[in-house]
Context: one part of a larger RNA
Molecule: small-subunit ribosomal RNA, central domain
Organism: uncultured Flavobacteriaceae bacterium
RNA sequence: UUGGGUUUAAAGGGUCCGUAGGCGGCUAUAUAAGUCAGUGGUGAAAUCCGUUAGCUCAACUAACGAAUUGCCAUUGAUACUGUAUAGCUUUGAAUAAUUGUGAAGUAGCUAGAAUAUGUAGUGUAGCGGUGAAAUGCUUAGAUAUUACAUGGAAUACCAAUUGCGAAGGCAGGUUACUAACAAUUUAUUGACGCUGAUGGACGAAAGCGUGGGGAGCGAACAGGAUUAGAUACCCUGGUAGUCCACGCCGUAAACGAUGGAUACUAGCUGUUCGUUGCACGUUGGUGUGAUGAGUGGCUAAGCGAAAGUGAUAAGUAUCCCACCUGGGGAGUACGCACGCAAGUGUGAAACUC
Numbered sequence: 001u002u003g004g005g006u007u008u009a010a011a012g013g014g015u016c017c018g019u020a021g022g023c024g025g026c027u028a029u030a031u032a033a034g035u036c037a038g039u040g041g042u043g044a045a046a047u048c049c050g051u052u053a054g055c056u057c058a059a060c061u062a063a064c065g066a067a068u069u070g071c072c073a074u075u076g077a078u079a080c081u082g083u084a085u086a087g088c089u090u091u092g093a094a095u096a097a098u099u100g101u102g103a104a105g106u107a108g109c110u111a112g113a114a115u116a117u118g119u120a121g122u123g124u125a126g127c128g129g130u131g132a133a134a135u136g137c138u139u140a141g142a143u144a145u146u147a148c149a150u151g152g153a154a155u156a157c158c159a160a161u162u163g164c165g166a167a168g169g170c171a172g173g174u175u176a177c178u179a180a181c182a183a184u185u186u187a188u189u190g191a192c193g194c195u196g197a198u199g200g201a202c203g204a205a206a207g208c209g210u211g212g213g214g215a216g217c218g219a220a221c222a223g224g225a226u227u228a229g230a231u232a233c234c235c236u237g238g239u240a241g242u243c244c245a246c247g248c249c250g251u252a253a254a255c256g257a258u259g260g261a262u263a264c265u266a267g268c269u270g271u272u273c274g275u276u277g278c279a280c281g282u283u284g285g286u287g288u289g290a291u292g293a294g295u296g297g298c299u300a301a302g303c304g305a306a307a308g309u310g311a312u313a314a315g316u317a318u319c320c321c322a323c324c325u326g327g328g329g330a331g332u333a334c335g336c337a338c339g340c341a342a343g344u345g346u347g348a349a350a351c352u353c
Stems, first nucleotide, its partner, number of pairs: 004324003007307002012321001014202004021195003025088007033081002035077008049065006092192001093189003096185006104178007111155001116150007126137002163170002207248006216242002221237004259320006267298014302309002326353003335346004
């Protein structure tokens, strides 16, 4: 390389947008580049293969044939692919209208519990903490309790295999501004599509820079315990941080450990949001079907090494991208790029089993 793979054995990029490229609906005509067929030329000889022949056989040698899977020219074929033209009141895609949906986003305003702190009142000797203690707080009046005030962070119940978002993620209420999705109508455009190397944008937590903020929690640190020791687990404190604004970082078990798109292939049963039929009731509604889009459970066939998966496929197929090729060395060294740094990305070899 061919081939084989990527849930768990090595292997799906964190996610999306999108350039080049690759691939691509239906109908007709033309063309004949790919494709297919015929003919001609060429494809040195030896070698290889087949049939004979010559050395006593064989190796070896010789003759003839086949082969030389290729290239060039030419004559045709036109189903498929390509190219060109014309069309599609269309099924993919998009748009529009109508009706809805949701913890989708950004910015503002705002609410009530709770913790903490301050002031004032009541009140007196403990409080706190643990397996048990101690450190700690407290007669300068703590803990408890009442009132008022201040401040920061997070939003109990509702709440759910619930919902939304490309992923990361998103949860008190409300306003403004945005975006998305679904169903219905089948109104408009008429293939406008899928994927996507390089590239761009977003991207938890921690961390970094500048300036704020700082209630609770809490790396580091200090003390008390435990212990043979205890640089821990437990306790008392507590700085960075956690929060906000702006700018970096660019990684995670960024997981469904399962790339995206399209089509097809038995069923049963929940649930969310629509559309719609029937029955009952008629004030709202309740029950039961059909159907579309999600989101769960079970299962036939199939697949799978098995666990399992099973219309949300890991089944049957097609298209495009990414990635894998024994363990260690090693996600290391070196180089390059990015970064303020931390480091990140790319990424070997010797050697060894």